[in-house]
RNA sequence: UUUCAGGGCGGGGUGCAAUUCCCCACUGGCGGUAAGGCGUCUAUGCCAAGCCCGCAAACCGCGCAUGCGGCCGAUCCAGUGCAAGUCUGGAGCCAACGGUGACAGUCCGGAUGGAAGAAA
Numbered sequence: 001u002u003u004c005a006g007g008g009c010g011g012g013g014u015g016c017a018a019u020u021c022c023c024c025a026c027u028g029g030c031g032g033u034a035a036g037g038c039g040u041c042u043a044u045g046c047c048a049a050g051c052c053c054g055c056a057a058a059c060c061g062c063g064c065a066u067g068c069g070g071c072c073g074a075u076c077c078a079g080u081g082c083a084a085g086u087c088u089g090g091a092g093c094c095a096a097c098g099g100u101g102a103c104a105g106u107c108c109g110g111a112u113g114g115a116a117g118a119a120a
Stems, first nucleotide, its partner, number of pairs: 001120004010024004025106002027095002029055004036047003050093002059070004075091005097109003
């Protein structure tokens, strides 16, 4: 410098009206870590976490602006074991702002945007 860089409402119920409520369902950005997995003669190596650590976006404040500052969700139990936040099993929990005939992680919008970062 160039390119890339987010997934998910299907069924039923109530109702004039709900992908927004209720029941069942469905989704999980980026980097790190890893007692698991793959591979090797060994080693290097590769893969593996939404809720362990960190980051981005969003949101709030200031600024004409590049930006600066703030804020920033959620996990337990059992098992194995020297050791579990990561393995196995089980049960849970979380998800910006604005919009809407009715309350939204999943619809519409800012966004053909921005960005952690990845690759060349």
Molecule: FMN riboswitch aptamer (RFN element)
Organism: mouse gut metagenome